[in-house]
RNA sequence: GGCGCGGGAGAGUGCGAGGGGUCUUGUUCCUCGCCGCCGAAGGCGCAACCGACCCCCGGAAACGCUCAGGUACCAGGGACCGCGUC
Numbered sequence: 001g002g003c004g005c006g007g008g009a010g011a012g013u014g015c016g017a018g019g020g021g022u023c024u025u026g027u028u029c030c031u032c033g034c035c036g037c038c039g040a041a042g043g044c045g046c047a048a049c050c051g052a053c054c055c056c057c058g059g060a061a062a063c064g065c066u067c068a069g070g071u072a073c074c075a076g077g078g079a080c081c082g083c084g085u086c
Stems, first nucleotide, its partner, number of pairs: 001086007012035001014034009036071003042067001043065003049059003
């Protein structure tokens, strides 16, 4: 580093439009747009820190940015931790 198993957070089921199911009223799901919000895939940083140390330079976080991603439940993703295995 790979594979398997277990644990694993945060933030609107916001508003509008369209479509499907159902259909008395209603209700629910999906897509798109807009705004807010989150930060633990990834990415980026003029960024703590470390190496060297005159400068320069190199590495670089669970810090910062939020491009991507995410934002009811379920599912999925998920840094990181534990166990097993190659």
A computed fold for an 86-nucleotide RNA from a soil metagenome, annotated as Glycine riboswitch aptamer. Of the family's consensus pairs, 90% are formed in the model.